This is a predicted structure of a 104-nucleotide RNA (Glycine riboswitch aptamer) from Aerophototrophica crusticola. NCBI's taxonomy places the organism under Bacteria, Pseudomonadati, Pseudomonadota, Rhodospirillaceae, Aerophototrophica. Its Rfam family is "Glycine riboswitch aptamer". Rfam links the family to the GO term glycine biosynthetic process.

RNA sequence: ACCGCCCGUGCGGGAGAGGGCGGCCGACCCGGCGACGGGGCCGGCCGCCGCCGAAGGAGCAACCGCCCCGGAACCUCUCAGGCACAAGGGACCGUAUGGGCGGC
Numbered sequence: 001a002c003c004g005c006c007c008g009u010g011c012g013g014g015a016g017a018g019g020g021c022g023g024c025c026g027a028c029c030c031g032g033c034g035a036c037g038g039g040g041c042c043g044g045c046c047g048c049c050g051c052c053g054a055a056g057g058a059g060c061a062a063c064c065g066c067c068c069c070g071g072a073a074c075c076u077c078u079c080a081g082g083c084a085c086a087a088g089g090g091a092c093c094g095u096a097u098g099g100g101c102g103g104c
Stems, first nucleotide, its partner, number of pairs: 002103012018049001020048007028039004050083003056079001057077003063071002
């Protein structure tokens, strides 16, 4: 140098599930001298019901030559997270690269 494994980083791809109901706050629009009132597929927070699983978390397990210990999924559970578009996140895949280990 090449190949393989592990961790990280850049780029690309990347699913699923209610535009649900109610309340509060803020901005915006309309009416008003004002106090204030009305409005909606604007934003945020809270509560309730329904739902999703591919951050994380938890559980069982094929399996890891046999025993113990331990490890272990895209399976299961949904604590967390998420459910119009967009944004963000996203297991995993590809590619480039930094570090570590191993093989030749």